[in-house]
RNA sequence: GAAGCAGAGCGUGUGAUCGCGGCCGCGGGAGCCGAAAGGCUGCGGCUGAGGAAAGUCCGGGCUUCACAGGGCAGGAUGCCGGAUAACGUCCGGCGGGAGCGAUCCCCGAGAAAGCGCCACAGAAAACGAACCGCCUCCUCUGGAGGUAAGGGUGAAAAGGCAGUGCAAGAGACUACCGGCGCUGUGGUAACACAGCGCGCAUGGCAAGCCUCAUCCGAAGCAAGACCGAAACGAAAGGAAUGGGCUGCCCGUCCUAUCUUUCAGGUUGGUCGCUAGAGCUUUCCGGCAACGGGAAGAAUCAGACAGAUGAUCACACACGACAUAACCCGGCUUAUAGCUCUGCUUCUCAU
RNA sequence: GGCGCCAUAGCCAAGUGGUAAGGCAGCGGACUGCAAAUCCGCGAUUCCCCAGUCCGAGUCUGGGUGGCGCCU
Numbered sequence: 001g002a003a004g005c006a007g008a009g010c011g012u013g014u015g016a017u018c019g020c021g022g023c024c025g026c027g028g029g030a031g032c033c034g035a036a037a038g039g040c041u042g043c044g045g046c047u048g049a050g051g052a053a054a055g056u057c058c059g060g061g062c063u064u065c066a067c068a069g070g071g072c073a074g075g076a077u078g079c080c081g082g083a084u085a086a087c088g089u090c091c092g093g094c095g096g097g098a099g100c101g102a103u104c105c106c107c108g109a110g111a112a113a114g115c116g117c118c119a120c121a122g123a124a125a126a127c128g129a130a131c132c133g134c135c136u137c138c139u140c141u142g143g144a145g146g147u148a149a150g151g152g153u154g155a156a157a158a159g160g161c162a163g164u165g166c167a168a169g170a171g172a173c174u175a176c177c178g179g180c181g182c183u184g185u186g187g188u189a190a191c192a193c194a195g196c197g198c199g200c201a202u203g204g205c206a207a208g209c210c211u212c213a214u215c216c217g218a219a220g221c222a223a224g225a226c227c228g229a230a231a232c233g234a235a236a237g238g239a240a241u242g243g244g245c246u247g248c249c250c251g252u253c254c255u256a257u258c259u260u261u262c263a264g265g266u267u268g269g270u271c272g273c274u275a276g277a278g279c280u281u282u283c284c285g286g287c288a289a290c291g292g293g294a295a296g297a298a299u300c301a302g303a304c305a306g307a308u309g310a311u312c313a314c315a316c317a318c319g320a321c322a323u324a325a326c327c328c329g330g331c332u333u334a335u336a337g338c339u340c341u342g343c344u345u346c347u348c349a350u
Numbered sequence: 351g352g353c354g355c356c357a358u359a360g361c362c363a364a365g366u367g368g369u370a371a372g373g374c375a376g377c378g379g380a381c382u383g384c385a386a387a388u389c390c391g392c393g394a395u396u397c398c399c400c401a402g403u404c405c406g407a408g409u410c411u412g413g414g415u416g417g418c419g420c421c422u
Stems, first nucleotide, its partner, number of pairs: 001346010012315007020048007030041004050321001054332002057330005062220004074216005079093005094108001095106004109211002114209002116205003131151002133147006159177002162174003178200001179198008224271004233262006242254004279296007316319001351421007360374003368405001376392005398414005
């Protein structure tokens, strides 16, 4: 210098004017709405979206309901160990695969528990395979038997390859490679290595049913809690100019109705609501994810018809994807452009 | 904001992992003097899109896009 691999960060800025959400202050509260609580209107100040705020795919907090304990059903996860509030996430390792390499990818348990499937082709697609070929025999254009070395079909063909052997062949036998089992050593483990044994009919598919192990109660802030005009009601007390006992008076009972208390939970309002498993710097433990501690700060969007925009000027790299709605940890997807760090391979120069 | 479901020809749709039924519409032919009815024939090449699993995907798995419904 060229090509590449991995990781981290930023993601228009400044100023002016107008407009919008929230909070605070100002009027010993001016006006309007409302039953109340509360809301609206003015002026000033402060503050106001993202790395993904997105998809809603996982996990947790929180809330209400349900719940002795256990099992079935259903769902999820799936090499091993660790991290964590938890996870399907992350870190470290193991095995397999791709690349010269840095590095990247893998739903990576079980197919000798059982069931199912393997179209077409092919003789045969798996409880035991003979179509052609090869070999032997016979009553010889054929038949009986042996044979998995060769051909052909297929995505896949009954361990591979070399030799011995045989009528021809064959793990029938032998060496090497592969597989399975046992033992030993190393490792927490997955697993690796070594030795011994077994000639080895355990084909493939579990992102088919399933088996095994572990985990999961259900719903979601439109969850829910509180205050409470209204509507439907309950109880107690009072009661006429009405009614009953009774033709009249007294008395007494009932009632229209009134008062009080309770219940109720609609319109509406308040809370939930945002400062948090948070951020920055640094020390210690750990390979790391992460954990523990110390110090610091200029660390507050919080609406409920739902706010961030418009115009102008300047700068440059000429502005991408996209706008919170209970909160947080992840994953996935979209993204113009820019910056930094570490590493690999090749070439050149010294 | 939250929860659930769907996507196959112009329309309605079936589809145990093995090369996509059926009906309506349309087009061509037959029949007819001309039509209708009837009969015969015709079309999916990206099963919404992108990856993966498998020998093989409309179907199974993951992600995306579009549409519909329910909860104040």